The RNA shown here (transfer RNA) has 72 nucleotides and comes from Channa andrao. Model confidence (mean pLDDT): 82 of 100. NCBI's taxonomy places the organism under Eukaryota, Eumetazoa, Deuterostomia, Teleostei, Channa. RNAcentral records the identical sequence in 2 taxa. It matches the Rfam family "tRNA". By type it is a transfer RNA. The sequence is in RNAcentral, with records from ENA.
[in-house]
RNA sequence: GCAUUGGUAGCUCAGCAUCAGAGCGCCGGUUUUGUAAGCCGGCGGCCGGAGGCUAAAAUCCUCCCCAACGCU
Numbered sequence: 001g002c003a004u005u006g007g008u009a010g011c012u013c014a015g016c017a018u019c020a021g022a023g024c025g026c027c028g029g030u031u032u033u034g035u036a037a038g039c040c041g042g043c044g045g046c047c048g049g050a051g052g053c054u055a056a057a058a059u060c061c062u063c064c065c066c067a068a069c070g071c072u
Stems, first nucleotide, its partner, number of pairs: 001071002004068004010024004018055001026042005048064005
């Protein structure tokens, strides 16, 4: 330098145009003599950055940044 894959909640990941979700975690409640587990409720995201297409973009296109693997 070229090609591929990925970047979404604190962590691990879904979602591939038409409400941003799950599990774990965190907070509160319930239960217990107490803790853990269980159960109930809640908090937490301008979806890596910028621009474009579209009525509508996490999703499609372009450029850039970061990471992994491969080729030279």